[in-house]
RNA sequence: GGACAGGACUCUGGAGAGACCUAAAUGAUGGGCGCCGAAGGGGCAACGCAAUGAUGCUUUGCUAAUCUCUCAGGCAAAAGGACAGAGUAUUUAUG
Numbered sequence: 001g002g003a004c005a006g007g008a009c010u011c012u013g014g015a016g017a018g019a020c021c022u023a024a025a026u027g028a029u030g031g032g033c034g035c036c037g038a039a040g041g042g043g044c045a046a047c048g049c050a051a052u053g054a055u056g057c058u059u060u061g062c063u064a065a066u067c068u069c070u071c072a073g074g075c076a077a078a079a080g081g082a083c084a085g086a087g088u089a090u091u092u093a094u095g
Base pairs, nucleotide, nucleotide: 004095005094008088009087010086011085012084013083018033020032021031022030023029034075035074036073040071041069042068043067048062049061050060051059
C1' cells in the first nucleotide's frame, strides 16, 4: 500500500409458545396459572495450549454452540428477533 474478514448503516427473508383467567377490562400495567427460545445473559466438553509434578503420568487453568438454564425477553396483530442474502460509505481501533 492492497485484499478479505469483522464492526456500523440500509433493504429483504426470518421460527417457537394461552387473542388464557382476573381487577370496569380490547390494549398497556398489576395479580394468578400454563408455556417458548433465535435480543441480551449464565453454565458445560474433548482435542489443543499453559502451568505443576518427577520415573511416572497426577493436579490445576484457558476455550464453544442453534447444546443447556430460563435471569432477562417473549406467547393475536404491531414491534422485536439469532441467522442468511444483497448493497453503501468509512476506518486500521481488531484479525